[in-house]
Context: one part of a larger RNA
RNA sequence: GCCAACGAGUUACGAUAUGUAGCGAGGUUAAGUACUUAAGGUACGGAGCCGAAGGGAAACCGAGUCUUAAUAGGGCAAAUAGUUGCAUGUCGUAGACCCGAAACCGGGUGACCUAUCCAUGGCCAGGUUGAAGCAGAAGUAAAAUUCUGUGGAGGACCGAACCAAAUUGGUGUUGAAAAACCAUGGGAUGAGCUGUGGAUAGCGGAGAAAUUCCAAUCGAACCCGGAGAUAGCUGGUUCUCCUCGAAAUAGCUUUAGGGCUAGCGUCGGAUAUGAGUAGUGGAGGUAGAGCACUGAAUGGGCUAGGGGCCGUAUAGGUUACCAAACUCUAUCAAACUCCGAAUGCCACAUACUAUUAGUCCGGCAGUCAGACUGCGAGUGAUAAGGCCCGUAGUCAAAAGGGAAACAGCCCAGACCAUCAGCUAAGGUCCCAAAGUAUAGAUUAAGUGGAAAAGGAUGUGGGAUUUCAAAGACAACUAGGAUGUUGGCUUAGAAGCAGCCACUCAUUAAAAGAGUGCGUAAUAGCUCACUAGUCGAGAGAUCCCGCGCCGAAGAUGUUCGGGGCUAAAAUCUAUCACCGAAGCUAUGGGUGUACAUUUAUGUACGCGGUAGAGGAGCGUCCUGUACUGGCUGAAGUCGUACCGAAAGGAGCGGUGGACGGUACAGGAGUGAGAAUGUUGGC
Numbered sequence: 001g002c003c004a005a006c007g008a009g010u011u012a013c014g015a016u017a018u019g020u021a022g023c024g025a026g027g028u029u030a031a032g033u034a035c036u037u038a039a040g041g042u043a044c045g046g047a048g049c050c051g052a053a054g055g056g057a058a059a060c061c062g063a064g065u066c067u068u069a070a071u072a073g074g075g076c077a078a079a080u081a082g083u084u085g086c087a088u089g090u091c092g093u094a095g096a097c098c099c100g101a102a103a104c105c106g107g108g109u110g111a112c113c114u115a116u117c118c119a120u121g122g123c124c125a126g127g128u129u130g131a132a133g134c135a136g137a138a139g140u141a142a143a144a145u146u147c148u149g150u151g152g153a154g155g156a157c158c159g160a161a162c163c164a165a166a167u168u169g170g171u172g173u174u175g176a177a178a179a180a181c182c183a184u185g186g187g188a189u190g191a192g193c194u195g196u197g198g199a200u201a202g203c204g205g206a207g208a209a210a211u212u213c214c215a216a217u218c219g220a221a222c223c224c225g226g227a228g229a230u231a232g233c234u235g236g237u238u239c240u241c242c243u244c245g246a247a248a249u250a251g252c253u254u255u256a257g258g259g260c261u262a263g264c265g266u267c268g269g270a271u272a273u274g275a276g277u278a279g280u281g282g283a284g285g286u287a288g289a290g291c292a293c294u295g296a297a298u299g300g301g302c303u304a305g306g307g308g309c310c311g312u313a314u315a316g317g318u319u320a321c322c323a324a325a326c327u328c329u330a331u332c333a334a335a336c337u338c339c340g341a342a343u344g345c346c347a348c349a350u351a352c353u354a355u356u357a358g359u360c361c362g363g364c365a366g367u368c369a370g371a372c373u374g375c376g377a378g379u380g381a382u383a384a385g386g387c388c389c390g391u392a393g394u395c396a397a398a399a400g401g402g403a404a405a406c407a408g409c410c411c412a413g414a415c416c417a418u419c420a421g422c423u424a425a426g427g428u429c430c431c432a433a434a435g436u437a438u439a440g441a442u443u444a445a446g447u448g449g450a451a452a453a454g455g456a457u458g459u460g461g462g463a464u465u466u467c468a469a470a471g472a473c474a475a476c477u478a479g480g481a482u483g484u485u486g487g488c489u490u491a492g493a494a495g496c497a498g499c500c501a502c503u504c505a506u507u508a509a510a511a512g513a514g515u516g517c518g519u520a521a522u523a524g525c526u527c528a529c530u531a532g533u534c535g536a537g538a539g540a541u542c543c544c545g546c547g548c549c550g551a552a553g554a555u556g557u558u559c560g561g562g563g564c565u566a567a568a569a570u571c572u573a574u575c576a577c578c579g580a581a582g583c584u585a586u587g588g589g590u591g592u593a594c595a596u597u598u599a600u601g602u603a604c605g606c607g608g609u610a611g612a613g614g615a616g617c618g619u620c621c622u623g624u625a626c627u628g629g630c631u632g633a634a635g636u637c638g639u640a641c642c643g644a645a646a647g648g649a650g651c652g653g654u655g656g657a658c659g660g661u662a663c664a665g666g667a668g669u670g671a672g673a674a675u676g677u678u679g680g681c
Stems, first nucleotide, its partner, number of pairs: 001681006011094013026050003032044004036039001054061002064076004097236002100233001104226006115200009124190001126158003129154001133150006162187002168183004202218001204214003211220001239616006249262005263367002265364007275353004279348004288339001289337002294333003299328003303323001305322002307319004370395007378387002400411003415588004420584003426578003429562003435575001437574006448564001454549002458546010475533005481506003486500003512527001516525002589606008617670001619667010635654005641648002
């Protein structure tokens, strides 16, 4: 891992609701006793319980009573249906659907592992160093001291056995081993190692102290018991079909992943309303707007006050300073409003529209983690697949078609069948069903098939305007002068460093007291301006459409791909077609309502998680009645049959003795999951 078997809402006693049966203003026996044909027993037994009357704290009163001074008012009651079995739903008390803790407590068992201690034994190759002491010698007045020898001390040294708080590396890691092996290290006369016997016990012992050890177990051992501890937590919870179908919110909660009540679901009963649209009538202060209030805030005027200055200094004057109020001008506001919608909300003896909800009473629930999208706000950074509200939708609990793929987007809500038709969103060159459709225009960027500020003689359309056959624009040819080097300044300043100007005047077709380059200053080049050549359009501004640049990324070029350019891109218009479990057609099933001719018809339905309700299948046992079986039961293997499903027959093989049907009754009654349990492989 697979297969097989086992494996989870039970039982008792109460309560309550529904169904059903008996009796009914009543209903019913319990323990027990008796009897018998001994079993689904019968009879007796009325103790007791529930109901038939309530109100009050009670005394007490009573169809009333309590409150109260009250005869007022008010509260509760009164105008009758119960009760006893059985079945089912749910609740309570019990282990109460099953499995699962870590723990707590009690009584015992452990020191053959290990820690410390006590008693009594044992063990430590070999080598090295050479303390004290002693002897001799030297030395001294005597000592001290020194030297040589002897001696053999030490938690001394090196190193086997032995030991271990085992240093480092390797191997091993489903190991040879639940701690080892190999190599290399540490201690090795000591606080040494070790045998045997004994002592200390869990709210404890021991500890050269590490939460370390106390039998592979230690922040409190192990075994049995309390015990099925408790588990607001996780997992699991076994056959089928049919009808309806949620919630992820509010309030409270030592509450926040739990609960209670309400909301929303379902089933039964009762009732007669509920919803939408139109119409009519209302309340309101949002969007917008505004500045009349409250505040914010721009510039000007006017003018108190303040500051500076002058001053004869309590005056007075002055000011390109600050500035309230007032006034003009231009603005802003969730907590501003002189104003003020659209929606929404409320109401209705109105009308219309839907098989269509609403309300009340009662039984049973589940839900209290929600998600995204559009719109309106807050919070955040007008960040987030962010957080938090409102509102609508979808998902959740919804399959189908589209968006390449894609819970929450678009279309659309799957009872079943069909090799029939029509459409939605979205599409129609090929992959790939359907137009290489029609008419007109745009784009050249593969834009389409990602992006901003900003930039640009891209290109199409529109508007306004200037110049132009009296010749424009561009190009070429020629001119572009004189007073004068204007004045000032300056070393110089001559059109061209800078300053000034009332920027003059002359000759002219035209030519600035000069547009730029240039020089030390001149010079030189050039422009404005003019003429000629040429011969038809040339400039400027604004708006709109589609493009261009701006544009760098990490697995692999990429619009899903191929590929596409008068399109297979974009815009406008049009006609076809494709396209879904939508709609239609035909047949069938089923629910509810209604109708009746009572088995048919009509109408409307039939996606579904939690969950509520309904109807069935199958297993084992029991009762009653039938019935099969050695001429072959159960079981088992095969099989093309029947039923909407759970399932059920028939036939054949095998097997070798027990089964089946109908109607009732009763359950150890259905397995794929629980790191399920046991067995097998």